[in-house]
Predicted 3D model of a 694-nucleotide part of an RNA (large-subunit ribosomal RNA, domain II) from Anisodus acutangulus. It matches the Rfam family "Bacterial large subunit ribosomal RNA". The RNAcentral record of the full RNA draws on Rfam. The coordinates come from a structure-prediction model, not an experiment, and the mean pLDDT is 81.
Context: one part of a larger RNA
RNA sequence: GCCGACUACUUAUAGGCAGUGGCUUGGUUAAGGGAACCCACCAGAGCCAUAGCGAAAGCCAGUCUUCAUAGGGAACUUUUCACUGCUUAUGGACCCGAACCUGGGUGAUCUAUCCAUGACCAGGAUGAAGCUUGGGUGAAACUAAGUGAAGGUCCGAACCAAAUGAUGUUGAAGAAUCAGCGGAUGAGUUAUGGUUAGGGGUGAAAUGUCACUCGAACCCAGAGCUAGCUGGUUCUCCCCGAAAUGCAUUGAGGCACAAUAGUUGACUGGACAUCUAGGGGUGAAGCACUAUUUCAGUGUGGGCCGCGAGGGCGGUACCAAAUCGAGGCAAACUCUAAAUACUAUAUAUGACCUCAAAAUAACAGGGAUCAAGGUCAGUUAGUGAGAUGUUGGGGGAUAAGCUUCAUUGUCGAGAGGGAAAUAACUCGGAUCACCAACUAAGGCCCCUAAAUGACAAAUCAAUAAUAAAUAAGGUAGGGGUGCAAAGACAGCCAUGAGGUUUGCCUAGAACCAGACACCCUUGAAAGAGUGUGUAAUAGCUCACUGAUCGAGCGCUUUUGCACUGAAGAUAAAUGGGGCUAAGCAAUCUGCCGUAGCUGUGGGAUGUAAACAUACAUUGGUAAGGGAGCGUUCUGCCUUAGAUAGAAGCCUUCGCGUGAGCGGUGGUGGACGAAGAGGAAGAGAAAAUGUCAUC
Repeated sequence: GCCGACUACUUAUAGGCAGUGGCUUGGUUAAGGGAACCCACCAGAGCCAUAGCGAAAGCCAGUCUUCAUAGGGAACUUUUCACUGCUUAUGGACCCGAACCUGGGUGAUCUAUCCAUGACCAGGAUGAAGCUUGGGUGAAACUAAGUGAAGGUCCGAACCAAAUGAUGUUGAAGAAUCAGCGGAUGAGUUAUGGUUAGGGGUGAAAUGUCACUCGAACCCAGAGCUAGCUGGUUCUCCCCGAAAUGCAUUGAGGCACAAUAGUUGACUGGACAUCUAGGGGUGAAGCACUAUUUCAGUGUGGGCCGCGAGGGCGGUACCAAAUCGAGGCAAACUCUAAAUACUAUAUAUGACCUCAAAAUAACAGGGAUCAAGGUCAGUUAGUGAGAUGUUGGGGGAUAAGCUUCAUUGUCGAGAGGGAAAUAACUCGGAUCACCAACUAAGGCCCCUAAAUGACAAAUCAAUAAUAAAUAAGGUAGGGGUGCAAAGACAGCCAUGAGGUUUGCCUAGAACCAGACACCCUUGAAAGAGUGUGUAAUAGCUCACUGAUCGAGCGCUUUUGCACUGAAGAUAAAUGGGGCUAAGCAAUCUGCCGUAGCUGUGGGAUGUAAACAUACAUUGGUAAGGGAGCGUUCUGCCUUAGAUAGAAGCCUUCGCGUGAGCGGUGGUGGACGAAGAGGAAGAGAAAAUGUCAUC
């Protein structure tokens, strides 16, 4: 891992509610008796009910409050006993699962220390003290040689140990192997026997070690400890169908109450819509208050300056209250003031039947017909981690697939079509069947169902098919304004002068270093000069003017579509191919397209199960309710049946919405169905489930 078997809401007692049944001359017994046993029967103590109100005394169809029978409160009624189901409480209480804690025992054959008695340590090296002899001395000291054999001495086997590397890591091995390394006469190693015991021992001390177990051994017991935690929890169909919020909590992944769902009952009658009437101080707007703010005018007061002996007077390009005019601004401003929303009244619906006559047919009348709303009560839940889109706000940076409220939709619990793929966007809510029809969103060149449709604009960037400030004779339009046959705009041919080199300045300054001024004349026109240039002149050029040419030309603003700005990491993405429309904008027609709606046929639920028929309904997690299938055992049926073949197993056919049921054939070789009941060890795909086989 596979197949198979086993495996989880039970049971007792006591409450609550519902259903069913008995009795209702109220119901009913408990312990106990009874009898071979269990019943029957006896036993009426007790319990519930029959009257309530009040704290109570107490009163009593009334009572309490109260001065008050003024008002108000709770009452003005109601069976009970069993059985079944659901549920609650107490017990292991749906099943499996701790780490722990406590008690009593068992362990020192491993290992730690200690005690007793023993055992063991190849070989080699070094050569302490002492001693002997010689030298030496008055005697010593001292010294040399020899002898000697000390040492937690040296090298190195056994033995002990384990600092390093490699191998091994489902190992040869639950700690080893290989290589090299440390100690190896000592605080040495080791054998046997013994001592110390868990809130403890022992420890050259590592929280080490105490039998592969150690921050507290092991075994048994308390014990099915407890677990607000994780995992698992077994057949079918039908009906309805949530929550992820509020409040509180040693509360935050728990629980209680509320809200919300189911179911049962009672009551009410108008949901939706429209009209009308309301209160308000949000958006907007405004500046009348409060706060804030810019500019201008006037200028009480202050500053500064001047005059005066002083009182005081005068001036001021300074500051500024107040006032006035113009213009802004506010969640905690309002002289104003919506839309929605909310509250209330009024009006009032759709389908069906009847009226209704074998035609048609009502906005009249009738109907306890159907759909649609709300309130209350009983009972049983689940939920109390929500997510995202829209709208209005707070926080943040008007960041976040951010966070926190309100609002509403969707997902959650929702399939189907569209958005390439894509819980929360978009269309739309799947009872079943159909190789039928119409449409929604979205689409109609090919992939790919459906017009390579129509019309008439703009776009050339493959823009479409990502983005800003910015840049530009891109291109197609609109508006305004100026010039123009008395000839514009552009080009070409000419003119561009004189006083004058104006005066100043300067080495020089002549249109053109610089400062000031910027006149006059001739003329068609020509600046005391627009830009180059020279040391200064000169030279070139412009403004301005004429001629030529012959019809539009300039400036400004604005709209549409393009262009620039535009950089990302494997190659690369409008879904792809590809496209000049098959892109973009306006208009038009047709078609495709969902589990939508329709058509045909079947089922179920509700009204409302006699039948028939009508209308509506029939997505669904947690959860609630209803109806069933099947397994084992058991009583009844004198059980049917069965060696002419039971159960079980295999196969195939049929029936049922399904759980399932039935038949043929084979195998098998002895039991065993149906019916209407009863009782449960009563249904497995999951629990790192348990056991067995492989």